Molecule: c-di-GMP-I riboswitch aptamer
Organism: Syntrophomonadaceae bacterium
Order: sequence, then structure tokens, then C1' cells
RNA sequence: AUGAGACAAAAGCAAACUCGUCGAAAGGUGAGGACGCAAAGCUAUGGGUCUAAGACCGCAAGGUUAUGACUGCCAGGUUGCCGGU
Repeated sequence: AUGAGACAAAAGCAAACUCGUCGAAAGGUGAGGACGCAAAGCUAUGGGUCUAAGACCGCAAGGUUAUGACUGCCAGGUUGCCGGU
């Protein structure tokens, strides 16, 4: 340095849920709270999933659609802690 990842140590993040807030919604965000995580740091690049304001179709019920969203869905890229093996 690279790869791997300890019944190690010091740190870190924060699911569900509750309250507030933004949003049409999915979802985001602040506080509380911990299910868990060796990248559960960052990135919407590929796949996948979610939503349907607007648009289109329909007598209606409703249906289709991403320019919206999800990185704690799977991968890719990129940055990083530790020192037993």
C1' cells in the first nucleotide's frame, strides 16, 4: 500500500414510532427514540421500487405517464476509523 473484517478499542450513523414543518403525493427535514449498520459517509451513474400534481384517455368509476422521490433495495464510482489475524 492492497485485500479481508475481530465476542477488540475509540468514535460514528440512526429503523419503526411520536411531535413540528415542507410537499399534490411518494418522500424530505428538525427534535425525541434505537431496529440495526464495517461505510447505514457522499454520489441518482445502471437496474429496480414508490408517487401521479400536470398532461392524455374515459359518461363515470377509474386508467396511463416522471420532469418528482428512494443510497437503510441491489450494484457501480468515490472518500474514510482500527490494528489482533